The RNA shown here (small-subunit ribosomal RNA) has 1506 nucleotides and comes from an uncultured bacterium. Rfam family: Bacterial small subunit ribosomal RNA. Gene Ontology terms of the family: ribosome and structural constituent of ribosome. The prediction has a mean pLDDT of 82.

[in-house]
RNA sequence: AGAGUUUGAUCAUGGCUCAGGAUGAACGCUGGCGGCGUGCCUAACACAUGCAAGUCGAGCGGGAAUCUCCUGAUUGAAACUUCGGUAGAUUGACGGGGAGGAUAGCGGCGGACGGGUGAGUAACGCGUAGGUAAGCUGCCCUAUGCACAGGGAUAGCCUAGGGAAACCUGGAUUAAUACCUGAUGACGCUGCGAGGUCACAUGGCCAUGCAGCCAAAGUUUUUUCGGCAUAGGAUGCACCUGCGUCUGAUUAGCUGGUUGGUGAGGUAACGGCCCACCAAGGCGACGAUCAGUAGCCGACCUGAGAGGGUGAUCGGCCACAUUGGAACUGAGACACGGUCCAAACUCCUACGGGAGGCAGCAGUGAGGAAUAUUGCACAAUGGGGGGAACCCUGAUGCAGCAACGCCGCGUGAGCGAAGAAGGUCUUCGGAUCGUAAAGCUCUGUCCUAAGGGACGAUAAUGACGGUACCUUAGGAGGAAGCCCCGGCUAACUACGUGCCAGCAGCCGCGGUAAUACGUAGGGGGCGAGCGUUAUCCGGAAUUAUUGGGCGUAAAGAGUACGUAGGUGGUCCGUUAAGCGAGUGGUGAAAGCCCGGGGCUCAACUCCGGCGAGCCAUUCGAACUGGCGGACUUGAGUGCAGGAGGGGAAAGUGGAAUUCCUGGUGUAGCGGUGAAAUGCGUAGAUAUCAGGAGGAACACCGGUGGCGAAGGCGACUUUCUGGACUGUAACUGACACUGAGGUACGAAAGCGUGGGGAGCAAACAGGAUUAGAUACCCUGGUAGUCCACGCUGUAAACGAUGAGCACUAGGUGUUGGGGCAGCAAUGUCUCGGUGCCGCAGUUAACGCAAUAAGUGCUCCGCCUGGGGAGUACGCACGCAAGUGUGAAACUCAAAGGAAUUGACGGGGACCCGCACAAGCAGCGGAGCAUGUGGUUUAAUUCGAAGCAACGCGAAGAACCUUACCAGGGCUUGACAUCCUCUUGAAAGGUCUUUUAACCGAGACCCCUCUUCGGACAAGAGAGACAGGUGGUGCAUGGUUGUCGUCAGCUCGUGUCGUGAGAUGUUGGGUUAAGUCCCGCAACGAGCGCAACCCUUGUCAUUAGUUGCCAUCAGGUGAUGCUGGGCACUCUAGUGAGACUGCCGGGGACAACUCGGAGGAAGGUGGGGAUGACGUCAAAUCAUCAUGCCCCUUAUGUUCUGGGCUACACACGUGCUACAAUGGUCGGUACAGAGAGAAGCAAAACUGUGAGGUGGAGCAAAACUCUAAAACCGAUCCCAGUUCGGAUUGCAGGCUGCAACUCGCCUGCAUGAAGUCGGAGUUGCUAGUAAUCGCGGAUCAGAACGCCGCGGUGAAUGCGUUCCCGGGUCUUGUACACACCGCCCGUCACACCAUGGAAGUUGGGGGUGCCCGAAGUUGGCAAACAUGUUACCUAAGGCAAAACCAAUGACUGGGGUGAAGUCGUAACAAGGUAGCCGUUCGAGAACGAGCGGCUGGAUCACCUCCUU
Repeated sequence: AGAGUUUGAUCAUGGCUCAGGAUGAACGCUGGCGGCGUGCCUAACACAUGCAAGUCGAGCGGGAAUCUCCUGAUUGAAACUUCGGUAGAUUGACGGGGAGGAUAGCGGCGGACGGGUGAGUAACGCGUAGGUAAGCUGCCCUAUGCACAGGGAUAGCCUAGGGAAACCUGGAUUAAUACCUGAUGACGCUGCGAGGUCACAUGGCCAUGCAGCCAAAGUUUUUUCGGCAUAGGAUGCACCUGCGUCUGAUUAGCUGGUUGGUGAGGUAACGGCCCACCAAGGCGACGAUCAGUAGCCGACCUGAGAGGGUGAUCGGCCACAUUGGAACUGAGACACGGUCCAAACUCCUACGGGAGGCAGCAGUGAGGAAUAUUGCACAAUGGGGGGAACCCUGAUGCAGCAACGCCGCGUGAGCGAAGAAGGUCUUCGGAUCGUAAAGCUCUGUCCUAAGGGACGAUAAUGACGGUACCUUAGGAGGAAGCCCCGGCUAACUACGUGCCAGCAGCCGCGGUAAUACGUAGGGGGCGAGCGUUAUCCGGAAUUAUUGGGCGUAAAGAGUACGUAGGUGGUCCGUUAAGCGAGUGGUGAAAGCCCGGGGCUCAACUCCGGCGAGCCAUUCGAACUGGCGGACUUGAGUGCAGGAGGGGAAAGUGGAAUUCCUGGUGUAGCGGUGAAAUGCGUAGAUAUCAGGAGGAACACCGGUGGCGAAGGCGACUUUCUGGACUGUAACUGACACUGAGGUACGAAAGCGUGGGGAGCAAACAGGAUUAGAUACCCUGGUAGUCCACGCUGUAAACGAUGAGCACUAGGUGUUGGGGCAGCAAUGUCUCGGUGCCGCAGUUAACGCAAUAAGUGCUCCGCCUGGGGAGUACGCACGCAAGUGUGAAACUCAAAGGAAUUGACGGGGACCCGCACAAGCAGCGGAGCAUGUGGUUUAAUUCGAAGCAACGCGAAGAACCUUACCAGGGCUUGACAUCCUCUUGAAAGGUCUUUUAACCGAGACCCCUCUUCGGACAAGAGAGACAGGUGGUGCAUGGUUGUCGUCAGCUCGUGUCGUGAGAUGUUGGGUUAAGUCCCGCAACGAGCGCAACCCUUGUCAUUAGUUGCCAUCAGGUGAUGCUGGGCACUCUAGUGAGACUGCCGGGGACAACUCGGAGGAAGGUGGGGAUGACGUCAAAUCAUCAUGCCCCUUAUGUUCUGGGCUACACACGUGCUACAAUGGUCGGUACAGAGAGAAGCAAAACUGUGAGGUGGAGCAAAACUCUAAAACCGAUCCCAGUUCGGAUUGCAGGCUGCAACUCGCCUGCAUGAAGUCGGAGUUGCUAGUAAUCGCGGAUCAGAACGCCGCGGUGAAUGCGUUCCCGGGUCUUGUACACACCGCCCGUCACACCAUGGAAGUUGGGGGUGCCCGAAGUUGGCAAACAUGUUACCUAAGGCAAAACCAAUGACUGGGGUGAAGUCGUAACAAGGUAGCCGUUCGAGAACGAGCGGCUGGAUCACCUCCUU
C1' cells in the first nucleotide's frame, strides 16, 4: 500500500466481499512447563450454610471462671477404747476478705470508611474552568485561655408477671467522661450607635461604646491520655455558574409554583426551597416538550491523522442496596450487613403473632454459548477501636481452578546414502517423503530423586513455603498439533464421486478425465496452540472539516418575491471580541510516548521527563467584527429616447369548416392498402346566391422578439409591468443569497352558470386479424371556448439554482448609441440571442465569455438496485389526488459514456444465372434409385435446411456383412514371448459324415543346415489377442460450407486514460484491399493476380507404330512397296498478347471507350490452386487414438435368412407423351480411353442374346469402335406404326449356386401418359439443348458416377424488387449476438409486510376517592405523650393518548423448475418512444389533451466550415 466482482472488451460511477488489528469472549480439534495478568457481558433472578464491624475495664456500676486467706456446716482415716465411744488426719459446703480478669449492660468512638453493582439517570449527573463577600467540617495540626459548685435520674442487677417465640410490662435499687442546674467567661455570637478603610451589587475588614447570650470530665501507680471555649490551618463535604455531553420533527408547541416581585418561614447556606399577596410572565426551529437509548470520565481498541467505536479489569465522580415512601441519630446518612411504614416474596408459629433481605467473600439453584474455591493468613500494606498490649478486618496479601489473554522456554543436538523398508506418483526410466529413519557419538532447558535454602522483616513476628534459587545424580527417556493448498492468497498430484454427495468470505466449483466435493501422498502457514463464530475500527475519499458530488451515472426545488440567518465596496479614526505572541495556574494517579533502572530475557514493574484543552494576565493591531466619520465605483432615483406576439379589458375584421333557405343539376358521394359501415332518387356529392353560429387567426414568420417561469401571434383603443440605450443631476452600501413563508404556475381534471362550428377520450358500427377490448374507416358524448372558484402537477428540460468577478479569437442575427464617410459602408461600444473554435475542463460524450473553465458568497439536493415515491402518520384538497415519506425482505449487481462486432420489417454504394430477358427442365405418368415411415427374427450402421436423401456404396445372389435364427471354438481367425514333443504337419486325390464349417479313413508327398540352429506343426501355462461395442461434446487426420467471396492481419509510428482507432477510410477505377490520387501514416505478411497444366497460332528439333506433296513400282482397290519427312499428326523446345500502337474521355493518373494489326485483345477459353475464421458442422464404421465397457463373449467360425419387405410420403434420375417425330433401307464423319485369369479380328453359325473359332495385340502397330446427321421410303395426328410399363412363353451369359434376389435376347402382351397445380431448378457460347462413345468398380450385375467427342441455339432493356455476399454509415436495452433480449395478468409453492370487527399486555401522564409511617404547625399536657390539620407512599375509580403482541378475512410485494395467455419495450421493435393527466380494457396496454427528444429516415429552409 491494495485486491476480487457489472462488460465480448474498456473507462468512469457504484455497491458487495477479502487481506490487518483488537476482545472480560464462546464453540470445534489438540494440549508439555513457567512468569505476569484476567475470569456472570445473560436474571438489579431467588438464595441453604459459614464468614465480611467492631473496639475501649486507662469513662461507669457490677463482676464469672480460677487462685489464695479466714470462718468452718458436712465427712470422718490412723491410733486408743470400758466397744458405749474418744480422737481428729482428711474432706472442705455456706459465708467473709484479697488477687484475678471473662465480660452482658450504661457510656465513648467507629458502623456515612473499606467492599459490591450499574437498575435508574440525557441531569450541573459527569468532564473542564471558575465562584461561595451565601456555606458546614468529627478525628488531625497550630495558638490563646479555661475546667468552680451542685443536683436528680436510668440501664444493668434483684424481684413479680405476660408470651409458643420474638420480646414485653410492673416494682425496688445503683454508677459514670450519661443527663441537668448554677457560677465564671471573650478577640465569640446577637441587637443598637457612630468612625476608618477596602471592594465586585447585596457587602468585607479594623478599631470602638452600650445591652443581651453561651462552656467543661474525668482517668491512670507514675508519665500520660482526655474535656471546654475561641481563632487559624489541613482534610472532607455542600451549593452556584460558563462551556461540552446520543438518536428521532412521521414528537412543534411546552409551562400554573409556572416566570418575577414583596413579606414571613425554613436550611450549614443562596434560592419558589416552602407559604401569603401582587404582576403575567418563562422556554422553544441555535430544536423546547415528548419518545427511545444510556451511568459519566481518566482511559481502552482502531486509524497516517482528523475521526469512529467502547466505557471489563485499574483509578476519579455519581447513583443504588428486594420494591416504594419517610424521617431519626450524628461532624457527616435520609444510612448495603440501622430504624419506622406500605407492597411482593420466602421462612417459623401453639394461628394470637413473629423473622428475613449475598448488586460484601466463598457457595447453591435458575437463566445462558459462557465465567472459578463454601481455601490459607492477618506475616506485609491499609483501615476501625484502644494510652498500650492487643482485638477486629472475605479490605488486603497469598494459594486453588480455567491455554481466557500477554510473555518466555521446551519437545533434542552432531554425524549418518545401501539414498533401506514402506507409502505416494510415474513417461515404468525413475521421482518424492528423505539425513528424514535406523545406526553411531553427545547434551540436560523442562523432568525425576537427594541435599542446601532465601529476599520480602529496621529488635520480635512469614500465610505464601521447604516456594524462588543453588548444588549433585539419572537418563533422549515423558512432551505437536491445527488450519489451508481454483483466484484474491503462500502451497499440487492420484483415486473415489458424477449438478449426486457436498463445498462456499466474494467470484463461483460438482452433469465421467474436479489442483474448488471426499480420501490419500506431497506441499504451505502458524505453533501449545490452530481454526470458526460474534462484535468494533481499518481498508471505505462508501457522510468527504482534513477529503466527495449534482448536463447524461443517485442528485438543481417548476418559477419568482421575500423574513430570520449567512456573506458583504473604498478611505480615516477608535476599540481589542475574533486573531497572534509571552507568562502564570490547572491539566490527580495509573496508562500512551521519550530516557534510564529491577526481575537471567521478555511480559511485568520502578524512577525521571513530556501535554491537547480550559482559566487568568501582559503586549500587538495587518486582517475579520464593534463604534464614529467620510467617499462613489456596487445598488437605486431623476431626465432624454427608441424596440417588443409582456399583461388586463372593451370593440372590430376577413378567409375557412359546419348547418339552414333557395336556385342549377343527376346518380352516385364518401372512404381505404383493399373494402365496408355511413350519406344519397324524400334529389346527396358538385355548383351559385343569401343567412346563422362558434372557434382559430394563413401569408409576414425568422435557432427573430417579449416575459421570472408557465407562456405570449388578426386589427384598433384604454389601463398597466419590466428590460435596454444615452446623460451623470440626486441618495450614499441602501447590496447578494435566502430555511420557513407568500404569490404565480402548461395540459388534463373538479364545482356553479353559459356556450358548442370544428375536433374528439368514453361509446357504437364497419374492417383487419388466429384473436383485435388497438393501429385504419364511419359516426359520436364529456371535454376543448367564456365567467367565477378549486387543483398545484409535467421529459414544468438547457434534464445545467441565484449573484459577482476574471480568462484567445472568428462569424451571423436583434435593440440602441458614438466616430469616419456625400453615400454605399466601415469601425468602436452597451444589452440580448445563435453557431464554430483555443486554453482549460470532463469518465467520455461534450462545455467552452450565455462555461460544464478559474475563484468567492448563499440556498436546494444525492449516498447500491429492487421493495417504493409504496405503507403508516400528519398537513392540504369537493374529489381525483398532492406534499412529507419509511421498514421487513431480497439481489450482487443496477446504472453512465464510449469501443468492437452482430442485428434492423434503418440508409447509401457495389457484385453474383440473384432478379429480369430467354432456352431446357422438375413438380402430373411409368420405371430406376435414395430417404422417411411402417413392417420384420433381422429389415446392420452412419448422413438431416442450404451444406442429408443415384450420399459413405468405383457396383448386397454366397462372400462382402457390421444385422437376425441356429450350430461350433475359447491363448482363440490374427501378433509377440516361454516350455515340451515331432519332422512331420499342412497340402492334394478318393471314400464317408454333416445343413455347412468341424470330424473319420485310405493313398501320394516327407524341409533347410555352417549341426549351433532355423522353419513348420501339435500340446500346455499365462502375459495377452480381439471388438464395425460407447463417446466426433475428450481427440489427430481428412472433408463440407460461407466462397474463388475479397477479404484477414502484423511491425513501427501517430491519436485515444482505455477498449481501440489509424493504416484498411475518402475521390476515381477494377473481376479483385486491382491500380492511381489524396491522406499521420510508412512498410510488410496471408489471400487476389502471376508462376503450373490444358486448349487456340506459328517456328524449330525429331520422324515410328504416324503421314504421303513430289519421284518410282504394284493392285480389282488400299501409303501396299521403294523412297521421303514437305504437309497432317505425334511430343519436346521456343515464339506470341504487353493496354505494346493510334484516337476520344479522364486529373497530364489509374483506367475506360473505339480502332488498327493479329490465330488470339484487354484475366483469350478451361482446370488445378480455397486467406483469417464460422458452424462443439461431418466422420471413433477408411485410418489413428485417450477414457469407459465385453473377455467360454459385445471375440471368432459356419449354414440359412436379411440389408431387395410395402397402405404411404419426399428427393434425384431415366423413358415418354410424338411428325424438328416413329419405323425401314442406304451412306458418312470422332475424341478420349481400356486390354493378358485380357481385348479379341476374319470366317462359320443362330431371328437374336450368343456360340464355334483363335489371326493379331502387353498396343500411335491388333482389338473393343460410334450415334444423331445425311439420302431415300413409309406412317398422317390417332392413345396411333406414339409410348413402352406389366405379364406369359422360349432362350442366352456369368457364376459352387440366379427361388427369395442378376443381366441380356426372341415371340406375344401393350398399362399410365396427349406436355403437367401451387411452386421450383440449371444455364450467358462451342455454353444450354441434343447425340452417341469410353472408363473405374466388377465373375456377373448402371437409367448412377467420372470422362470423351459429334451437332449446336435463344436472350441479357436493366438493377425497382426476391435471395446471397462485400464496403461505408446510423440506431440498439443484443454479445449464446434477432432462432437475441424482454413485459404484465393468471395458476402453484414459500417468505416478510400493510389494512381489519376486535382481543391481550405494557410504561408514562391527568382528574377524583382513600390514605400508612413520618416531619412540621396548632391545641392540650404532671407523666405517658395525646389529639388535630396539611403533605404523601401504596391502593381504588374514570376517561383519553401512546407503544407492543395477536386476529377470521383481505391488499399489494418478493423469490422460485422448462406452467398458461398474449408480445408492450429495445432496430423506424413493425402504430417512434417517454412524461403529466383523464377515460377505457384478460394482461402486457389502448385512446384523448398538452409537453419532451433521451426519435430513425427523407426533403426543404436556415446557419456554419472548406